The RNA shown here (c-di-GMP-I riboswitch aptamer) has 78 nucleotides and comes from Geotalea daltonii FRC-32.
Its Rfam family is "c-di-GMP-I riboswitch aptamer". About the family: GEMM was predicted in a large-scale screen for bacterial structured RNA regulatory elements.
The model forms 100% of the base pairs in the Rfam consensus.
RNA sequence: UUGACGAAAAGGCAAAGCACGGGUAAUCGUGUGACGCAAAGCUACCUGUCCAGAAGCCUGGAAAGAGGGGCCGCCGAA
Numbered sequence: 001u002u003g004a005c006g007a008a009a010a011g012g013c014a015a016a017g018c019a020c021g022g023g024u025a026a027u028c029g030u031g032u033g034a035c036g037c038a039a040a041g042c043u044a045c046c047u048g049u050c051c052a053g054a055a056g057c058c059u060g061g062a063a064a065g066a067g068g069g070g071c072c073g074c075c076g077a078a
Stems, first nucleotide, its partner, number of pairs: 005076002012037002017032006035065001041071003045068003049062005
């Protein structure tokens, strides 16, 4: 240095719930709060899931904390 791996330390993210606000809805934003996370960083490309309309195999939308793919990345014990 590279690959694999995940002990320690530093730093980081933030589930449910609650409050306020947006949306027909799925659900999202902010605050609070920590169940967890080494990619719980980014990306709807594939599978699957959810919502609305149509009723049809379509159209539009949501989710990255469901699995896979792509891109990028902190630390360094065994």